Context: one part of a larger RNA
RNA sequence: CUGGGCGUAAAGGGCGCGUAGGCGGAUGUACAAGUUAGAUGUGAAAUCCCCGAGCUUAACUUGGGAACUGCAUUUAAGACUGUGGAUCUAGAGUAGAAGAGAGGUAAGUGGAAUUUCCGGUGUAGCGGUGGAAUGCGUAGAUAUCGGAAAGAACACCAGUGGCGAAGGCGACUUACUGGAUUCAUACUGACGCUGAGGCGCGAAAGCAUGGGGAGCAAACAGGAUUAGAUACCCUGGUAGUCCAUGCUGUAAACGAUGAUAACUAGAUGUUGGGAGGUUAAACCUGUCAGUAUCGAAGCAAACGCGAUAAGUUAUCCGCCUGGGGAGUACGACCGCAAGGUUAAAACUC
Numbered sequence: 001c002u003g004g005g006c007g008u009a010a011a012g013g014g015c016g017c018g019u020a021g022g023c024g025g026a027u028g029u030a031c032a033a034g035u036u037a038g039a040u041g042u043g044a045a046a047u048c049c050c051c052g053a054g055c056u057u058a059a060c061u062u063g064g065g066a067a068c069u070g071c072a073u074u075u076a077a078g079a080c081u082g083u084g085g086a087u088c089u090a091g092a093g094u095a096g097a098a099g100a101g102a103g104g105u106a107a108g109u110g111g112a113a114u115u116u117c118c119g120g121u122g123u124a125g126c127g128g129u130g131g132a133a134u135g136c137g138u139a140g141a142u143a144u145c146g147g148a149a150a151g152a153a154c155a156c157c158a159g160u161g162g163c164g165a166a167g168g169c170g171a172c173u174u175a176c177u178g179g180a181u182u183c184a185u186a187c188u189g190a191c192g193c194u195g196a197g198g199c200g201c202g203a204a205a206g207c208a209u210g211g212g213g214a215g216c217a218a219a220c221a222g223g224a225u226u227a228g229a230u231a232c233c234c235u236g237g238u239a240g241u242c243c244a245u246g247c248u249g250u251a252a253a254c255g256a257u258g259a260u261a262a263c264u265a266g267a268u269g270u271u272g273g274g275a276g277g278u279u280a281a282a283c284c285u286g287u288c289a290g291u292a293u294c295g296a297a298g299c300a301a302a303c304g305c306g307a308u309a310a311g312u313u314a315u316c317c318g319c320c321u322g323g324g325g326a327g328u329a330c331g332a333c334c335g336c337a338a339g340g341u342u343a344a345a346a347c348u349c
Base pairs, nucleotide, nucleotide: 004320005319006318007303008302012317014201015200016199017198021194022193023192025088026087027086029084030083031082033081034080035077036076037075038074039073040072041071042070049065050064051063052062053061054060091191092188093187094186095185096183097182098181103177104176105175106174107173108172109171110154114150115149116148117147118146119145120144121143125136126135162169163168206247207246208245209244210243211242215241216240220236221235222234223233258316259315260314261313262312263311266294267293268292269291270290271289272288273287275285276284277283298305299304322349323348324347331342332341333340334339
């Protein structure tokens, strides 16, 4: 150096865009860098290996051969890789039409509920629990009716339904805007795949400044429970949860399964298209793109996976190498901080 792996045993980067690099469709052609073959020169001697010889053998010494798998020059070959140029359309993309969608951002609007306040009715309880108590209530609560205000979340529809790269996205309307899909033709002509660094996005909690604050609720207080109860249960309750701007950059960021491409039995459901059959619908047939369940072959330690592979292959990236020490120390970089990223060793079993 090669050889093994990464769903659950150690191991897929949280996700994307993309630089360098790596890899890359079809058909001619030129070159001959890689590649292959031959020749020549060189590859000191010793060592190693083979056949002999000399010390009684051996070690040792010694003769010959082979080898030194390399390098340079040169002559050819032209399949494959490469480079230049030409052509192509199956990859990729552009133009047109169409339908689907909680995709994103901003502005506006709505009703139910909750709480508070005001007024009416009304009277002794309410609330809460396993049972209670703290708590609220004759200063009139709870209940009920009318009115007002505020903030937050959007019942039903709702679906192993949809959209998004992931995080995630759910009332309605409008504006702006991203992506995917299908169909039919035309066009560009390999423009592709992956992607170390880099850049961007990134739940919740947390931080900074300024707003907002109905409900809920870390901390905290009280009541219970208990041997105790710094808890589970109850009554309250502040940060926070919400908005704007900035920071943080982590999660069981999970399908615990990287991306792309090709190939490999079937069956059933479902979402969005378009095609054919059919009188319209319903229905049936086959098809493209998703999504879900079962399952042949195959794989797998088993569980299971099984065209959305964990099957059979190819390219590229990331990562793993016994448990603990430790995702820690030190250093460096980032951060306002909290901390994050990178990342050991001694020692021990």
Predicted 3D model of a 349-nucleotide part of an RNA (small-subunit ribosomal RNA, central domain) from an uncultured bacterium. The coordinates come from a structure-prediction model, not an experiment, and the mean pLDDT is 89. The RNAcentral record of the full RNA draws on ENA and SILVA.